[in-house]
Context: one part of a larger RNA
Formats: sequence, structure tokens, C1' cells
RNA sequence: UUGGGUUUAAAGGGUGCGUAGGUUGUUUUGUAAGUUAGAGGUGAAAGCUCAACGCUUAACGUUGAAAUUGCCUCUGAUACUGCAGAGCUAGAGACCAGUUGCAGAAGGCGGAAUGUGUGGUGUAGCGGUGAAAUGCUUAGAUAUCACACAGAACACCGAUUGCGAAGGCAGCUUUCUAAGCUGGAUCUGACACUGAUGCACGAAAGCGUGGGGAGCGAACAGGAUUAGAUACCCUGGUAGUCCACGCCGUAAACGAUGAUAGCUCGAUGUCGGCGAUAUACCGUCGGUGUCUAAGGGAAACCGAUAAGCUAUCCACCUGGGGAGUACGUUCGCAAGAAUGAAACUC
Repeated sequence: UUGGGUUUAAAGGGUGCGUAGGUUGUUUUGUAAGUUAGAGGUGAAAGCUCAACGCUUAACGUUGAAAUUGCCUCUGAUACUGCAGAGCUAGAGACCAGUUGCAGAAGGCGGAAUGUGUGGUGUAGCGGUGAAAUGCUUAGAUAUCACACAGAACACCGAUUGCGAAGGCAGCUUUCUAAGCUGGAUCUGACACUGAUGCACGAAAGCGUGGGGAGCGAACAGGAUUAGAUACCCUGGUAGUCCACGCCGUAAACGAUGAUAGCUCGAUGUCGGCGAUAUACCGUCGGUGUCUAAGGGAAACCGAUAAGCUAUCCACCUGGGGAGUACGUUCGCAAGAAUGAAACUC
């Protein structure tokens, strides 16, 4: 490389948009590039293969055939592919009507809890643990009442619920933005799928500048525990967690399962529509769960939301360690990220 694979054995890119490229519905006309048939030319000789013959045989040699699977030219064929033209509507999109949601952005508002401050009541403890101690407290704590302020998060509803490409998204409300689904079948007429490079988004932690800082809390300090205890437990507590702007670009970024399209028994929930009727029951489209036939799988299990049967495109794997390391390069303020070996060893 071919082949075989990628839920869990090595292996699906974190996710989307999209360039080149690859692939591409249906009918018809033309063309004849691919394809296919015939003919001609060429494909040096030697060698290889086959046959016959010559050296006593063989090796060797001579003659002939075959092969040289290729290329070029001419003449035909037109099913398929390509190219050009003309159509179609089943894919795709647009339009109209309805509808759905924790989808996104910005603003406003709310109550509970926590902490702090001030004032009142009140007096000796509070707190914490397995038990304690550090800690707080007669300068009046804890508890309780009133008022004020601050920041962060939104109990119940709440659910195998819903939405989003993924990351993710939850108090209420307003404005703006985007999306899906259903019904109609009015329009366009293949406009489609995938997608190397690229661009954009991308939890948490971390970084830069400026704010903010209630609670929590790496580091750190103290108290315990212990043989020790750089921990688990306790008392404190700085970065951080929050906001704005800019970086970082990684995660068990997981369904450990790439995207799109078609096909393949049933049962039962649930969410959003529609139809019919009578609200029951039923049908249908799109999601989201459970169980299962066929089938698949090493098994666990998967099973119309496939890991079944097919097609197209992309990504990735090829024994363990060395190693996601070294070197080089690109990116980054840095942390580091991306790309990514070999010697050696089993």
C1' cells in the first nucleotide's frame, strides 16, 4: 500500500458554516470524450514461453510460432457515465396560515436566605466535633426584634419534560434576534449531499486591564487526628468564583457511537402540531424514552433515535513501552496548545 476496521479491544475531528474536490433525482434530443466492436500501423534484436531441428547427451545453439496485456489512426455501436440543449416535480428551497420552547442579546423589577452596620430587649456563654481545641464573647457575644446596606444565586413548579450545532440554557417581565414543527400545495425547478485547507463558536480552570467582593473557597495560618499527617475533620482565610472588554482553545467537549439519504415485524409511555368524530377510541407528521421480532455482535448489548441492510463524502486506526515525549515549525502575554518522530526495549 491493499485489505480489514473505528460503543467498550488501536481508532469519529468538541461543534457548526463553508472553499476546492468527490458524489448527485426524473424525461427527452444531440454529441461521441470515457466505454465498447472491427480493421490497419507500431510495439528493435536478444531474452521468457511453445514446437521442430543441430552439436554423442545436457548446458548451448539454429529456425519458426506465440507473447509483447501498450500506444496511434480509421470505420461502426450508444445501454451506462461525461458534455451541450429542452422539459418535469417526488429531493431542496421560497411563500401563506397556525403553533412551540430553561434558544440567544440588552434593560427593568421581585421575594426568601446569608453577611454586615445602627438601635432596642436580654445575660453568660456561643461555636464546633467521634471527642476536643484553635476561634468569638462582660469593650455585652450567641439568641431575638426593627430599620438600612451589599453581593451572589433563583426554593416550590421540576419531570427518562423542553430548547439549542455543540459548549450549554431555569425567578418575573419588556424590547430585539434566531430556530424548529404542523397545515396548505401558491411559486422556483435539482438550486442537493459531504467537505481537505479556511472561518466562526466553544464548559471549567487560567491570563491581561478596570470594577466588584455577601457566601463559598485552591494557596496559606492555626487547632485536632496520627508512629508521622505537608491529608481526610475543625476555626480562619488570599487568589478565584461575579461584571465589562480582550486572550486562552482545552475536557470522560460522552450516546466514549461523524454527516446525509433510502429500506427493514410489533408493544407501550410522553412532548409539540394536524385530521376525524363524541371529550372516549383511532389516524398522521416531527421529537423524546422503555421493551422487543428479523438481523447484527466476541459478548455486554444494539434493534426505525441501529451497533441491521445499502449508497455518497469526510475524519481516524494498524502491538505494548519510549511518548502525546524530543527536535523543528505555527499560534499564545504567559500557562501552554497544535503538528509530531526515532534510538532503545519487551
Molecule: small-subunit ribosomal RNA, central domain
Organism: uncultured bacterium